Predicted 3D model of a 482-nucleotide part of an RNA (small-subunit ribosomal RNA, 3' major domain) from an uncultured bacterium. Its mean pLDDT, the model's own confidence on a scale to 100, is 86. It matches the Rfam family "Bacterial small subunit ribosomal RNA". Gene Ontology terms of the family: structural constituent of ribosome and ribosome.
Context: one part of a larger RNA
């Protein structure tokens, strides 16, 4: 000067209270440790490693293993030499495949020479073959790095000049009274000012004007159906989408130091930062990553490189995290009417029609898409019916059986249908996690990645919609001053 303290004071956060749902108990799924194993590729491990890297492991990915190749290499660049039946093309035969083998065919550019000309000699290029230099490594060191990134912590701090005080390390400034989400602001004060951070300014979202109309609308006419903006018009409205305005404590009243601010009210589509996103200061942990990449050093070089096949990452006494589905009547099951929003779609979406109990197939219009399509888009919801507390018409693991599709190929090791089986589980010890509002809870929907998918993740997106905050002792993290 810092950091610690089961030392004080002041504040703050779903930290705790209060509440509502869950996790720990069951069955799957996933993840990981441990085990095995010819491999079970590697990393990441307390918060902040465990649905993470992986936004898609059957083969390719694939880096692992076991077998078979192969050695200027699967890929760059340069230098020599040799090369027309040369490059290129690959039959036969081998083989699991990769390679092995090589047979018919059989060239292309410049530069001289000859020849009307087809072409023919001579050298050189390209290619190809030898050879050297060298490529090549997900080989090892995140304790040699760049960059990237978690993480305290969106926390409210972290410093600088120039002055002043100390011999000096260093103070001061930034402490102090109030205020704030906020080192936000206002007083005060040997300080005065400044940068990095805060907070604006950026984009989404609620309101409204303009301006623009092949979505919307019968609002107004006219035509038209079993019924549809279903046509002919129209841009009112709805919506779309550029612009533009609007919240600034601007106005009142109280408190308050005549401040800054607080508090209550008007207005208003919305207030005291309206919600939401991006955005991460100076650092801190030899955090994380040589397997994104890049890069010192250091290994390997007929092999740690590089090509194939089969297998393996998908084993299974266990142990852990994360999920999903449920253990029922606020429920199941059947039927019958409703209302979305983000996203996609041509080697796609796939309307209708036929055929199948289904998945699905067979034909097909339309749509590079406010136009067609998945999709009359949901679902939960509403109106009825039934089941009567039962391990059940609760719950669907696990099996068998036939099927469907995808892709060369579904044995290891895919996903969906049907019939049949129907397991465990009666709400879950100790302990422990999320959430303060259009949130929690709970319902369904779209997209990356992608043949297909082991999605129950991820990343969105509307629907229906609460409860409770006394308050700051107490955990647990964090500021400030002592």
């Nucleotide at each position: 000067u810092g950091a610690c303290g089961g030392g004080g004071g002041c504040c703050c956060g779903c930290a705790c209270a209060a509440g509502c749902g869950g996790u720990g108990g069951a069955g799957c799924a996933c993840g990981u440790g441990g085990u095995u194993u010819a491999a079970u590729u590697c990393g990441a491990u307390g918060c902040a490693a465990a649905c993470c890297g992986a936004a898609g492991a059957a083969c390719c990915u694939u880096a692992c293993c076991u077998g078979g190749g192969u050695u200027u290499g699967a890929c760059a660049u340069g230098c020599a030499c040799g090369u027309g039946g040369u490059a290129c093309g690959g039959a036969a035969c081998u083989g699991a495949a990769a390679g092995g083998g090589g047979a018919a065919g059989g060239a292309c550019c410049c530069u001289g020479g000859g020849g009307c000309a087809a072409c023919c000699c001579a050298g050189g290029g390209a290619g190809c073959g030898u050879g050297c230099a060298c490529a090549g490594g997900u080989g090892c060191u995140g304790c040699a790095u760049g960059g990237c990134u978690g993480u305290c912590g969106u926390c409210a701090g972290c410093u600088c000049g120039u002055g002043u005080c100390g011999u000096g390390a260093g103070a001061u400034g930034u402490u102090g009274g109030g205020u704030u989400a906020a080192g936000u602001c206002c007083c005060g004060c040997a300080a005065c000012g400044a940068g990095c951070g805060c907070a604006a300014c950026c984009c989404c979202u609620a309101c409204g004007u303009c301006c623009a109309g092949u979505u919307g609308c019968u609002a107004a006419c006219g035509g038209g159906u079993a019924g549809a903006g279903c046509c002919g018009a129209g841009c009112a409205c709805u919506c779309u989408g550029g612009a533009u305005g609007g919240a600034c404590u601007g106005c009142c009243g109280g408190c308050g130091a005549c401040a800054a601010g607080c508090u209550g009210g008007a207005g208003g589509a919305a207030g005291g930062u309206g919600g939401g996103g991006a955005u991460g200061a100076c650092g801190u942990c030899a955090a994380g990553u040589c397997a994104u990449c890049a890069u010192g050093g250091c290994c390997c070089u007929u092999a740690u490189g590089u090509c194939c096949a089969g297998g393996g990452c998908g084993a299974c006494a266990c142990a852990c995290g994360u999920g999903c589905u449920a253990c029922a009547a606020u429920g199941g099951g059947c039927g019958g009417c409703a209302c979305a929003a983000c996203g996609g779609g041509a080697a796609g979406c796939g309307a209708c029609c036929c055929u199948g109990c289904g998945a699905g197939g067979g034909g097909a219009a339309g749509c590079g898409g406010a136009u067609c399509c998945a999709a009359u888009c949901a679902a939960a919801g509403c109106c009825g019916c039934u089941c009567c507390c039962a391990g059940u018409u609760c719950g669907g693991a696990u099996u068998g059986c036939a099927g469907u599709c995808u892709g060369c190929a579904a044995c290891u090791c895919g996903a969906c249908u049907g019939c049949a089986u129907g397991a465990a589980g009666c709400u879950g010890g100790a302990a422990u996690c999320g959430c303060u509002a259009g949130u929690a809870a709970u319902c369904g929907u779209g997209g990356a990645u992608c043949a297909g998918c082991c999605a129950a993740g991820c990343c969105g997106c509307g629907g229906u919609g609460a409860a409770u905050g006394c308050g700051u002792u107490c955990c647990c993290g964090g500021g400030c001053c002592u």